The prediction has a mean pLDDT of 78. Bacterial RNase P class A from uncultured Dyella sp., 358 nucleotides, folded computationally. Its Rfam family is "Bacterial RNase P class A". Rfam classes the family as a ribozyme.
[in-house]
Parts: sequence; structure tokens; C1' cells
RNA sequence: GAGUCGGCCGGGCAGUCGCGUCGCGCGCAAGCGCGUCGAGGAAAGUCCGGGCUCCAUAGGGCAGGGUGCCAGGUAACGCCUGGGCAGCGCGAGCUGACGGCCAGUGCAACAGAAAGCAAACCGCCGAUGGCCUCAAAAGGGCACAGGUAAGGGUGAAACGGUGCGGUAAGAGCGCACCGCGCGCGGGGACAACGCCGCGUGGCACGGUAAACCCCACCCGGAGCAAGACCGAAUAGGGGAACGAUAACGCGGCCCGCGUUGUUCCCGGGUAGGUUGCUGGAGCCAGGCGGUGACGCCUGGCCGAGAGGAAUGACUGCCGCGCCGCAAGGCGUACAGAACCCGGCUUAUAGGCCGACUC
Repeated sequence: GAGUCGGCCGGGCAGUCGCGUCGCGCGCAAGCGCGUCGAGGAAAGUCCGGGCUCCAUAGGGCAGGGUGCCAGGUAACGCCUGGGCAGCGCGAGCUGACGGCCAGUGCAACAGAAAGCAAACCGCCGAUGGCCUCAAAAGGGCACAGGUAAGGGUGAAACGGUGCGGUAAGAGCGCACCGCGCGCGGGGACAACGCCGCGUGGCACGGUAAACCCCACCCGGAGCAAGACCGAAUAGGGGAACGAUAACGCGGCCCGCGUUGUUCCCGGGUAGGUUGCUGGAGCCAGGCGGUGACGCCUGGCCGAGAGGAAUGACUGCCGCGCCGCAAGGCGUACAGAACCCGGCUUAUAGGCCGACUC
């Protein structure tokens, strides 16, 4: 100098004016005074996981959704930690839905001759067969049948690499070594996995599962406008008693039934009020265990709780960054709680600390 990883801060002090919760005091009340506390690392997106609440629920299965290397952490997770493997980087490190396409089905643009138990465009060969030459044989020629995946070219991908042999030319066609698949054994690791050895197969079983699908595991639904308690006025419901047997309706008439009156009782719901409501998987130190995530112990602390929503504005000095020779000027991010936690993701001016690499 360039870079990697982790942690943290994200304005300070004073004054003036103002706002909300709670407590105390004053006041008939409206309100006033004093005190107290008053946003974040993301309060955001609402994408996962839990607590809490109500409903449902014997158990199991189907459907649907999610997760997917191993071990651990945790209340739980799709999160975190450590490890394995693969890819990238000189490196510190970073990234990965990372089970299965020898159960089945499907898909593959363009290019290319050929793309799935593959294929002959150029090239090579043409031993064998054919034709020509020659009287014939030998030899030579043609490139007709045909052979050939070594070379060129196309492609993301063309049936393993090097060498020797072999051949007409070639080819795991044969062999050696390397690589690969399968099986067995040994020892390391809890495991994923890796190492070593032996045997075996001439050798790909091509790609794709955030394609259907298969396998394993997990998942009941709704959400604080959840839910609980109190509960009017007015209207309405159920029941009992009393009174009149009056009126009206049903009916031709009687009985009967219903409605209308007064009093009492009962329970439901609405407005409204109270609660849930913030002391909690809490925060801060120290110690111990663990590589770590994290756990345990001791001590201390209390840090918003409104219900249409307060947490703000201005001034001065200082800090920080940029510009300027200077005086000075400009800027100081992203953003705003609503039941509460654990994560992830996204936004963020500027700055600090630590470890490490080249």
C1' cells in the first nucleotide's frame, strides 16, 4: 500500500418553548404545578421460529405445505456454531436447497452429419469384395461396396488420459501406468467423511429433481381487533303472579288460542369501561465449563406502554466530515415502538477497535 474477518458507536453539553405515561399536591371542574420515565440497530419487510390466548383434537392414515451432508446449540427454527465435501481466491477467507435420475415418467433452444442403448460433414483407409490396366501372375490405379470415432469442425455436453503394441486405416482391440465404477478388509473419526491394502470390471451407470416423482423427518387452525371481566339507555326475548274477562284477531256462534295492561324474576347482546400490557427464553458486570454457538453460578439494575397515537423544535458552544491559504461556508445518514421474544433480509452520512493475509 492492497485486502479479509469479527465487534462497536452512530453525535455531546447548556438554555428556551412544547408533548405523552405514571405518581404526588392544589382545584367544584376545566386544568395547573412539581417529580419521574419517554424509540432502534434496524422499531422496517412481515419472510421463518416460539411464548401467550381461544377453538378443534383418542390413535393412525390420506391430501396439502415445508425441510434435506454430519454433529452440536437452542423454547424453537428454514437460525447459529464446529466439522466434512465441492467450487472460487496466491492467501487471510468466501460461496453452496449439498438425499435419490441402475423405481418410473418427462425435458434439452441454437449450432452440428450425429444428442441417448448416438453419429460418417471434412479427413483417414479401402486389407476383403468389385471395376480398370496387363496375354497372365506380380505390381499399379479407381474410390463403387464398405471400414474407421485417432485428427479437424459444432456444441454447455460427442462414450476416460498417456505410452507401447496392433491394424488397410483405426479403435480398451490387447497390454502397462494413471483415473473411474463395484465388492471386501484394515485402522482413524460420535458421524458426515477421509486414508491404506486386496480383488474385480475394459470402463462409463451422460445432464437435469428451486421437473413430476421417490425416500426420510417436521407441521391442527386462527390471531392481542387473540381472549377475560363489568355492563347501561332504548328496543327486544323467556318465565311467574295479579287484574279485567274489556277490546282486537281467528270464527256463523260457543269453548278455546293469540295480542294489548301492571308488578317481579331470569339470561343474551350493543354503546361504553376495566383487563390482557409489559419484570422478561430481560439487561449489565464478574467467575467457571466448552474450540465455538452456548450453558451454569454469584452480585447488581428496572429501561415506552399510548389507543389516533407523545418521544419534538429553536439558539449557542464543542465534536466529526468535505471545501478553502485564511476568515469562514456547507453537511452530519437510514429511519419512528403498538402483545412480547429469537432469527433472517433490506436501508444506513460518517467513524472507532481487534485479529489476520498478500